[in-house]
RNA sequence: GCCGAGGUGGCGGAAUUGGUAGACGCACUAGCUUCAGGUGCUAGCGAUGGCAACAUCGUGGGGGUUCGAGUCCCUUCCUCGGCA
Numbered sequence: 001g002c003c004g005a006g007g008u009g010g011c012g013g014a015a016u017u018g019g020u021a022g023a024c025g026c027a028c029u030a031g032c033u034u035c036a037g038g039u040g041c042u043a044g045c046g047a048u049g050g051c052a053a054c055a056u057c058g059u060g061g062g063g064g065u066u067c068g069a070g071u072c073c074c075u076u077c078c079u080c081g082g083c084a
Stems, first nucleotide, its partner, number of pairs: 001083007010026003019067001028044005046057004060076005
């Protein structure tokens, strides 16, 4: 240099033919249980703003197509594999 695969909450990892993003697991927080810890059970757990209700944003970065994009197209960065 060329070809291919991939990048999604704190971590791993899903998401049908483009149709509610984050299922499920781990970690973490609170409560119950315990003398205490662990286990178990229940609830919560992306970011920003807000007293709250709630609103907006969020799939490596930027742009495009579309009523609608994690998914399709262009460009760019990074990781892995192959070829030279």
Source information: Transfer RNA from a Betaproteobacteria bacterium, 84 nucleotides, folded computationally. It matches the Rfam family "tRNA". By type it is a transfer RNA. The coordinates come from a structure-prediction model, not an experiment, and the mean pLDDT is 80. The source organism's lineage runs through Bacteria, Pseudomonadati, Pseudomonadota and Betaproteobacteria.